[in-house]
Context: one part of a larger RNA
RNA sequence: GGACGAACGCUGGCGGCGUGCUUAACACAUGCAAGUCGAACGAGAGGACAAGAGAAGCUUGCUUCUUUUGGAAUCGAGUGGCAAACGGGUGAGUAACGCGUAAACAACCUGCCCUCCGGAUGGGGACAACAGCUGGAAACGGCUGCUAAUACCGAAUACGAUCUAAAGGCCGCAUGACCUUUAGAAGAAAAGAUGGCCACUGAAUAUGCUAUCGCCGGAAGAGGGGUUUGCGUCUGAUUAGCUAGUUGGAGGGGUAACGGCCCACCAAGGCAAUGAUCAGUAGCCGGUCUGAGAGGAUGAACGGCCACAUUGGAACUGAGACACGGUCCAGACUCCUACGGGAGGCAGCAGUGGGGAAUCUUCCGCAAUGGGCGAAAGCCUGACGGAGCAACGCCGCGUGAGUGAAGACGGCCUUCGGGUUGUAAAGCUCUGUUAUAUGGGACGAACGGGCGUAUGGUCAAUACCCAUACGCCGUGACGGUACCGUAAGAGAAAGCCACGGCUAACUACGUGCCAGCAGCCGCGGUAAUACGUAGGUGGCAAGCGUUGUCC
Numbered sequence: 001g002g003a004c005g006a007a008c009g010c011u012g013g014c015g016g017c018g019u020g021c022u023u024a025a026c027a028c029a030u031g032c033a034a035g036u037c038g039a040a041c042g043a044g045a046g047g048a049c050a051a052g053a054g055a056a057g058c059u060u061g062c063u064u065c066u067u068u069u070g071g072a073a074u075c076g077a078g079u080g081g082c083a084a085a086c087g088g089g090u091g092a093g094u095a096a097c098g099c100g101u102a103a104a105c106a107a108c109c110u111g112c113c114c115u116c117c118g119g120a121u122g123g124g125g126a127c128a129a130c131a132g133c134u135g136g137a138a139a140c141g142g143c144u145g146c147u148a149a150u151a152c153c154g155a156a157u158a159c160g161a162u163c164u165a166a167a168g169g170c171c172g173c174a175u176g177a178c179c180u181u182u183a184g185a186a187g188a189a190a191a192g193a194u195g196g197c198c199a200c201u202g203a204a205u206a207u208g209c210u211a212u213c214g215c216c217g218g219a220a221g222a223g224g225g226g227u228u229u230g231c232g233u234c235u236g237a238u239u240a241g242c243u244a245g246u247u248g249g250a251g252g253g254g255u256a257a258c259g260g261c262c263c264a265c266c267a268a269g270g271c272a273a274u275g276a277u278c279a280g281u282a283g284c285c286g287g288u289c290u291g292a293g294a295g296g297a298u299g300a301a302c303g304g305c306c307a308c309a310u311u312g313g314a315a316c317u318g319a320g321a322c323a324c325g326g327u328c329c330a331g332a333c334u335c336c337u338a339c340g341g342g343a344g345g346c347a348g349c350a351g352u353g354g355g356g357a358a359u360c361u362u363c364c365g366c367a368a369u370g371g372g373c374g375a376a377a378g379c380c381u382g383a384c385g386g387a388g389c390a391a392c393g394c395c396g397c398g399u400g401a402g403u404g405a406a407g408a409c410g411g412c413c414u415u416c417g418g419g420u421u422g423u424a425a426a427g428c429u430c431u432g433u434u435a436u437a438u439g440g441g442a443c444g445a446a447c448g449g450g451c452g453u454a455u456g457g458u459c460a461a462u463a464c465c466c467a468u469a470c471g472c473c474g475u476g477a478c479g480g481u482a483c484c485g486u487a488a489g490a491g492a493a494a495g496c497c498a499c500g501g502c503u504a505a506c507u508a509c510g511u512g513c514c515a516g517c518a519g520c521c522g523c524g525g526u527a528a529u530a531c532g533u534a535g536g537u538g539g540c541a542a543g544c545g546u547u548g549u550c551c
Base pairs, nucleotide, nucleotide: 001551002550003549004548006547007546008545009544010543013397014396015395016394017393018392019390020389021355026353027352028351030350031349032348035082036081037080040079041078044075045074049070050069051068052067053066054065055064056063057062089308090307091306098233099232100231101230102229103228104227105226108225109224110223113221115219116218117217118216119215121155123153124152130145131144132143133142134141135140162185163184164183165182166181167180168179169178171176192213193212194211195210196209197208199207234280235279236278241271242270243269246268247267248266249265251263252262253261283305284304285303286302287298288297289296290295310331311330312329313328314327333344334343335342336341361387363386364385365384369383370381371380372379373378400430401429402428403427410421411420412419413418434492436487437486438485439484440483444478449473450472451471452470453469454468455467456466457465495540496539497538498537499536500521501520502519506535507534508533509532510531516523517522
């Protein structure tokens, strides 16, 4: 000199863009942060509307009321599907294939998505909900009975795929892989949902046909993940030896997969002065800061990876978890209790206490972007988009401009002549940024969707459905914000630090080794340019200094 997620002191006008618990991975009141689908399913509530009957009013064919039957929208609970493994937070642990980089898998998996091939036949029995009885203070149950499905379970079928056996071809660095043919074995699914048509029929439903969505088996892809390896990755030798599943082996189990990953048996190995083991510290990187560079320091915000979710352990479900807002067990803590037993987990967004030098609103909205579910409308989304607070940082603007010498008054100094503050002020002439008031007023909006028309596709079909084009109908939290216009008026807007040398900037008074200053040298003991105050000056400026840390 530069830098900072800074803090402290004094001061403080506006705007834009960022940033904001670095400490206690301390404890948490309250609200919200993951739902959605009725076009998978059965009951229930609901009652538009329609039909029949009765009564009243009575403008004699309408209104109101009651009742019976059917019954749309809608609603919340349940079964079922998908999502909840993403998104969001934190950095405790970890010195490790954790991360970075370069490779390998002939040792692997992959829901949703895209493309292609082949299927979707025929049956069965339950369990919720519900009803009845019943236990418990509650949390939550128990028994009996009924019922549906795209829930569950057999059977049939098998283009692929899997396994076994045989033959052939071809390729690879190796274990070996791939392809073709033949034979055998076991092994699937939802006769689903919605819309349309009407051959059958007097009509409707069902069957059937058809479109879209969904289902099952397989192949390939994309994206995602798993595993392995080379190299790199802090300090300490005042840590020198460490290791028995330890190192290796033919075998078995387990896994998606290789492997002491696990197991029995056998062998006695393996690592280490090129630093094993132990101890301390630490999430890693892209980057960031600094530096001419080499390098040094660092890992806030943003992006990638990893790990964790009160502490420890475990598995279940699932394509994917050993799962932050799932389950079980144990511990600590808090709360409820009828003392028998239960409930909870902010390192999500706000917020509270505590710790600390120190770090924000219990805000608005799903309008945009993205995500989940759904055929869609749509619903959910503290992701996100915004607003609020804070000079915490960077950047921009303003606090006026011109003129004005009687060089005014006042202040300070003085050799008492004057000098300086100083064109500074006043005065005169202007301007109108920002702020104030008032009027207009956005971009971000593209869609998606509905209706109509036209064309094309599917199809038995001019239904339906799908695609494209055109027209019409709409959607904004921010926000009456940005921005633009008008009005009046210099009016409302400057401080902080320093002035002995380093280092730009000096005099007076007070004090008298006192009070004090100080980054280093050092200053102060009666004329202190070094302390305190005043005037003046220098520097930076909505900031200026100090402290801390890094280069």
Molecule: small-subunit ribosomal RNA, 5' domain
Organism: Megasphaera cerevisiae